[in-house]
Molecule: transfer RNA
Organism: Candidatus Woesearchaeota archaeon
RNA sequence: ACGGCUGUGGUCUAGCGGCAUGACUUUGCCCUCCCAAGGCAAAAGCCCGGGUUCAAUUCCCGGCAGCCGUA
Numbered sequence: 001a002c003g004g005c006u007g008u009g010g011u012c013u014a015g016c017g018g019c020a021u022g023a024c025u026u027u028g029c030c031c032u033c034c035c036a037a038g039g040c041a042a043a044a045g046c047c048c049g050g051g052u053u054c055a056a057u058u059c060c061c062g063g064c065a066g067c068c069g070u071a
Base pairs, nucleotide, nucleotide: 001070002069003068004067005066006065007064010024011023012022018054026042027041028040029039030038047063048062049061050060051059
């Protein structure tokens, strides 16, 4: 330099154009004599900028970052 793959709460993860999924963590409450375990609830997210579309996490273009490959 070129090519491929990946980018979603603090962490990991699902998501074939129509409400963003689940787990862990955190906080509150319940339970318990207390703790742990368990139950309920809450907070927290689509890498960035454009485009297409009534509507974009999803499709297209360009960036950025990581990984792999070629030279």